[in-house]
RNA sequence: GAGUUUGAUCAUGGCUCAGAUUGAACGUUAGCGGCACGCCUAAUACAUGCAAGUCGAACGAGAAAGCACCUUCGGGUGCGAGUACAGUGGCGGACGGGGGAGACGCGUAGGAAUCUACCCAGUAGUAGGGGACAACUCGAGGAAACUCGAGCUAAUACCGCAUACGCCCCACGGGGGAAAGGCCGGGAUCUUCGGACCGCUCACUAUUGGAGGAGCCUGCGUUGGAUUAGCUAGUUGGUGAGGUAAAGGCUCACCAAGGCGACGAUCCAUAGCUGGUCUGAGAGGACGAUCAGCCACACUGGAACUGAGACACGGUCCAGACUCCUACGGGAGGCAGCAGUAGGGAAUAUUGUGCAAUGGGGGAAACCCUGACACAGCCAUGCCGCGUGUGUGAAGAAGGCUCUAGGGUUGUAAAGCACUUUCAGUAGGGAGGAAAAGAUUGGAUUAAUUAAUCCUGUUUAGUGACGUUACCCGCAAAAGAAGUACCGGCAAACUCCGUGCCAGCAGCCGCGGUAAUACGGAGGGUACGAACGUUAAUCGGAAUUACUAGGCGUAAAGCGCGCGUAGGUGGUUCGGUUAGUGGGAUGUGAAAGCCCCGGGCUCAACCCGGGAACUGCAUUCCAAACUGGUUGACUAGAGUACAUGGAAGAGAAGCGGAAUUCCUAGUGUAGCGGUGAAAUGCGUAGAUAUUAGGAAGAACACCAGUGGCGAAGGCGGCUUCUUGGAUUGAUACUGACACUGAGGUACGAAAGCGUGGGGAGCAAACAGGAUUAGAUACCCUGGUAGUCCACGCCCUAAACGAUGAGAACUAGAUGUUGGAGGAAUUUAUAAUCCUUUAUCGUAGCUAACGCGAUAAGUUCUCCGCCUGGGGAGUACGGCCGCAAGGUUAAAACUCAAAUGAAUUGACGGGGGCCCGCACAAGCGGUGGAGCAUGUUGUUUAAUUCGAUGCAACGCGAAGAACCUUACCACCCCUUGACAUACUCGGAACUUUCUAGAGAUAGAUUGGUGCCUUCGGGAGCCGAGAUACAGGUGCUGCAUGGCUGUCGUCAGCUCGUGUCGUGAGAUGUUGGGUUAAGUCCCGUAACGAGCGCAACCCUUGUCCUUAUUUGCCAGCGGAUUAUGCCGGGAACUCUAAGGAGACUGCCGGUGACAAACCGGAGGAAGGUGGGGAUGACGUCAAGUCAUCAUGGCCCUCACGGGGUGGGCUACAAACGUGCUACAAUGGGCGGUACAAAGGGCUGCAAACCAGCGAUGGUAAGCGAAUCCCAAAAAACCGCUCGUAGUCCGGAUAGGAGUCUGCAACUCGACUCCUUGAAGUCGGAAUCGCUAGUAAUCGCGAAUCAGAAUGUCGCGGUGAAUACGUUCCCGGGCCUUGUACACACCGCCCGUCACACCAUGGGAGUGGAUUGCACCAGAAGUAGUUAGUCUAACCUUCGGGAGGACGAUUACCACGGUGUGGUUCAUGACUGGGGUGAAGUCGUAACAAGGUAACC
Repeated sequence: GAGUUUGAUCAUGGCUCAGAUUGAACGUUAGCGGCACGCCUAAUACAUGCAAGUCGAACGAGAAAGCACCUUCGGGUGCGAGUACAGUGGCGGACGGGGGAGACGCGUAGGAAUCUACCCAGUAGUAGGGGACAACUCGAGGAAACUCGAGCUAAUACCGCAUACGCCCCACGGGGGAAAGGCCGGGAUCUUCGGACCGCUCACUAUUGGAGGAGCCUGCGUUGGAUUAGCUAGUUGGUGAGGUAAAGGCUCACCAAGGCGACGAUCCAUAGCUGGUCUGAGAGGACGAUCAGCCACACUGGAACUGAGACACGGUCCAGACUCCUACGGGAGGCAGCAGUAGGGAAUAUUGUGCAAUGGGGGAAACCCUGACACAGCCAUGCCGCGUGUGUGAAGAAGGCUCUAGGGUUGUAAAGCACUUUCAGUAGGGAGGAAAAGAUUGGAUUAAUUAAUCCUGUUUAGUGACGUUACCCGCAAAAGAAGUACCGGCAAACUCCGUGCCAGCAGCCGCGGUAAUACGGAGGGUACGAACGUUAAUCGGAAUUACUAGGCGUAAAGCGCGCGUAGGUGGUUCGGUUAGUGGGAUGUGAAAGCCCCGGGCUCAACCCGGGAACUGCAUUCCAAACUGGUUGACUAGAGUACAUGGAAGAGAAGCGGAAUUCCUAGUGUAGCGGUGAAAUGCGUAGAUAUUAGGAAGAACACCAGUGGCGAAGGCGGCUUCUUGGAUUGAUACUGACACUGAGGUACGAAAGCGUGGGGAGCAAACAGGAUUAGAUACCCUGGUAGUCCACGCCCUAAACGAUGAGAACUAGAUGUUGGAGGAAUUUAUAAUCCUUUAUCGUAGCUAACGCGAUAAGUUCUCCGCCUGGGGAGUACGGCCGCAAGGUUAAAACUCAAAUGAAUUGACGGGGGCCCGCACAAGCGGUGGAGCAUGUUGUUUAAUUCGAUGCAACGCGAAGAACCUUACCACCCCUUGACAUACUCGGAACUUUCUAGAGAUAGAUUGGUGCCUUCGGGAGCCGAGAUACAGGUGCUGCAUGGCUGUCGUCAGCUCGUGUCGUGAGAUGUUGGGUUAAGUCCCGUAACGAGCGCAACCCUUGUCCUUAUUUGCCAGCGGAUUAUGCCGGGAACUCUAAGGAGACUGCCGGUGACAAACCGGAGGAAGGUGGGGAUGACGUCAAGUCAUCAUGGCCCUCACGGGGUGGGCUACAAACGUGCUACAAUGGGCGGUACAAAGGGCUGCAAACCAGCGAUGGUAAGCGAAUCCCAAAAAACCGCUCGUAGUCCGGAUAGGAGUCUGCAACUCGACUCCUUGAAGUCGGAAUCGCUAGUAAUCGCGAAUCAGAAUGUCGCGGUGAAUACGUUCCCGGGCCUUGUACACACCGCCCGUCACACCAUGGGAGUGGAUUGCACCAGAAGUAGUUAGUCUAACCUUCGGGAGGACGAUUACCACGGUGUGGUUCAUGACUGGGGUGAAGUCGUAACAAGGUAACC
């Protein structure tokens, strides 16, 4: 920096990613080289080999094989050889190498009371003696390891003695203590001929100093836990002694009672420390492989010996565990050296070469030893470098992929042509790592160089593991050398196929349920490249522990509130100080590393040289501003004294009235009480009501107030007493006495607990009555703890201003408490000051809301607290409590969110305003009956499919007997019933017969057509083959189109501007008004668009024009009669065009507006009536079966044809209708008046036949002419007389008519007969506001036939609307919200099931540790009466000393008892978490339906 909480926004806040890194591992892949690294786990166990020896110039002893010679053949001699092996002795095995178990360690700067082999320098010595023990020989034991006895022997082994410059001790008189020789050489002198002696050199002794090394002490720094708070008896100190190389309780005796600790002792856990490494801008954080310094360790535990140095990795002793050998008696061993093995593990190499170099040990040296080291081997483990070719090459090849079928892409990529040869391969050449020691010249030492030693130079010979080295050159051929991850966003890179919430992916968000750029494959692309990814881990990003650099009103977070200890911080000023502070110098801060410069490998990595740095510590000098400490002084902070008025501040005692309840008495009578409505309850034994009196307890109306007081909790009748604090005023005094405050401590509502009182009212629990599906609740009637008092506990609250305390500063305005103040004027007030408490508000702050001198502004001081949600304020442990419980306070596990503020919607059993046949007021229905029709359900071979709350259900269907038809059964066809393309043949077509249910099949008759440029072409039919056809198969949740609905509701938006961090707001809100976001006014808005309205059609009035098929007033003619005829154009009608209505006019109301009310005129008046017209959008609404269409599916079938059946079934339920139940009616007879339609496959008059449906015949009419066609209610008469009827017509029997190929399943109609239910319909529910409802008939579409349906037409023709409380729907504003899939929302708890982690748990097992005790190996120290005893002394008896043994002290392992801590496990059990749709309710979110919460 990004992703992720939301519909969107801004915050808060976690999770996740991009970077760098690694001793890594895993997956895929792999050409070369250089430089590095390589058991992080089991400090597990180890086979085998090697890793520490060396010295003959310290010492004694001393082979053999073999060769040669001699031989008496037994052997001997010489060489081998003073060699090998072993021993005594010296030096070294304390270094080097390893791993990091443990924790008295490490880092840095200092210190004093020490030691130091080898090395360097100085001083002084090195004289003279003695006694042993190994080896060896002999003997003995043992399986072995090894051991014992006797005897011989040397030394630089051991022991006295002599001497003592330095040295040590001391009482200052003195006392004490050494040594070793070896090699080499030799001129004099001596000689026992060995030497003595002398010298060099190497050793040796004593001592001083140095260097390097080691030991000890001190300051500071150095992980987490307080759910570890007290620890400590050698403990702290002193005196004395012992001990040590050395200070010291290091040890002991005595004395004192100290020492450490909230600045974290003790305890527990974890861990080697550092230079440094990784990361980071830095500050930091994490780590401590390789390299380097220190420490500690060496199977586990203990112990000492030797030694300069060890309490000793490849030494000793003991104990233990383990392994091995054994003759069972005993023994042996220690890879955390180098290789290697097993095991563990995700995981880490060769049982290699060499001492050539560097270094180490021994030696005089040669030399020997050296798994240190140098090299090689293995491993892409890391870093670095190189290569896998280069140029050209478009027919843009082939192939692949894709495609809109054209193309695009792979792609100059390949092929082809030209060129090069690094690396690898092969052949040849060929550095450097090597210089010393040795030999030799010269010089020094010496008496001496012909000796030795040292120095120096020259010359000379020779020494290489690596090594087939690096490097150079020749040869050959592009020849041998590319992969991995990713491609939804973050994050560079996209398409196809497969799959179908499956398989799978996933770092986070999340993909996958038939069109997946997210799974798997492919093509293409992106990134890196001998590697690339994944996993693990660290830092970063994370300012997400915030020192640099965060926060706490509401997001996590201010302790409930005071007092106060430690601590932190602290007013003004003069001196002096220098701890902090600033500066300089010195020492140190190892090397390596990082950084800079330079150099060497062809470059780089790597290596070498130099510099800088190492921000630190210590010492010292200077400065004195600030802080501190100190000496004085001051008064502005703080406090004290005096006075003041007001005030529910606290404690105690007393008093008062109203009310309630109870008791007594009177009056009085039937109810009272209570609720939404009731009931329980009380009351005729007299209630309620009312009057009088009395008792009791509790609380104090009015005053009363965003008034007062108090630290908070809290405090309210009146009086008195005691008492705390604040305010204000004027002076005086003290002189920083202050602020905060971890621990500590006082107080602390209500509820609760204990003891004793008290108890009127109220009232948990409880009882009863209601409510309810239930009602352990809400409501009602009762009612006990409690509420009250005293004393003692509890100690928590949404203890809230959700805002810690103190101080200073920073605009105002308006109130308010208490006090002071007092101008001008008459009283009493105004201004003003301090204090208290509120509201608004500037700057500023804030995520916003908001805060705003009482800050959440600007600063300072101190304290408390926070670090994702859940688990959880829970468990365990501690402390407190009588208990309830409080306080302190986790983890496992789980999620990717949880949260705050604000925004837009939606919703509310929130509010306001308004509208609608929404209610109300009315009229008529439905729901009951029968039937029709549709649906569900059921049935069926099939009862095709769809529609299914309003907005499906007389819907698609404007009409299923066949057809339709999609369904079922059976029979057939397969390029197909239909389209295009190809080939061949044939006119097309048609008659008849046979079989069959038919499709179809067979036979048969007639027929040779049209156009022509004569080649042929067009159409049709048949056959064949392949592309294909075909599908009412699936998906309306892939779609287009069309439609429904909210809703003909008045809304829905945009541009610019403005406001807001932003989502958004404003405009569109407000005041009026309207049917209307209609219009007006106002207005940070100004305008605009889609909607509204208007424009369109129809209807209502008039006019003009026109006059046939319509009309007929006037004129004429004809008829029984009729616009029938002539004629007319007035009227009606017809159909074209106009006029008319606009709140235009008048009055009133209103704001001088819009508009509304009333009126006039008018056919019509405020949209005149009706229709068409449906904004942005909602419902994944409906339709793949109207049509179109993506994808999928079927292809002798899910396609096509045929026959028959089904869609018409029928226990049941629902919707929509028709007909009725009758007298406002039925029946019979008679008489009137429409409109709008339809008609040639048609409508059909008239006439005739039939009771009738209808039939026969037939005029007219393609229709303002003819026909359908009779309109019916109505009206005028007659009849019926309230009944299952002269109502009603279902059902059924019989007989017919018509349509049609065909009326059985399954049509309509007619006639005769039959004559069911039904007497106006429960809960509920529908339509309608005027030419409307209701009622009456007529027509049409579809259609062969078949309407009670649908769509139209006219006739007759009402009632009612007070009004907006309520139901339903809608609009605007506002409010709340935990909703946004938007209340059909969200969401809580128990129970049931599965899984997970965890607490308790009778206990059980392990680890560790405290205390008490037993025990006591080896060892050291002490003691020693037992045994033994070379050096020295001796008076020769012995002594000194020593060894062994014994014993005491200390002590490891082990054991017993009793505690603590911790881990694992445990029948059962507690809650918690997670889980798909389980069960029961509905607690919360809206007034969540009883406001919520603590």
Model confidence (mean pLDDT): 84 of 100.
This is a predicted structure of a 1494-nucleotide RNA (small-subunit ribosomal RNA) from an uncultured prokaryote.
Its Rfam family is "Bacterial small subunit ribosomal RNA".
The RNAcentral record of the sequence draws on ENA.